A computed fold for a 73-nucleotide RNA from an Eggerthellaceae bacterium, annotated as transfer RNA. The coordinates come from a structure-prediction model, not an experiment, and the mean pLDDT is 80. Its Rfam family is "tRNA". Its family is annotated with triplet codon-amino acid adaptor activity in the Gene Ontology. It was read from a public genome assembly.
RNA sequence: GGUCGGAUAGCUCAGUUGGUAGAGCAGGGGAUUGAAAAUCCCCGUGUCAGGGGUUCAAGUCCCUUUCCGACCA
Repeated sequence: GGUCGGAUAGCUCAGUUGGUAGAGCAGGGGAUUGAAAAUCCCCGUGUCAGGGGUUCAAGUCCCUUUCCGACCA
């Protein structure tokens, strides 16, 4: 330098055919207990990496930039 993949909650990751952004863990509150642990219930205002474009509507499609990984040279 080229090709491909990835970037979404504190962490690990889903997100279908473009149509209200989610799960588990962590964290907070409550129940329970003499007190805890465990268990059960409840709780998410996330610049969807940045910018631009298409569209009535974009995490999703297109262009571009940055960063990470794999491969080729």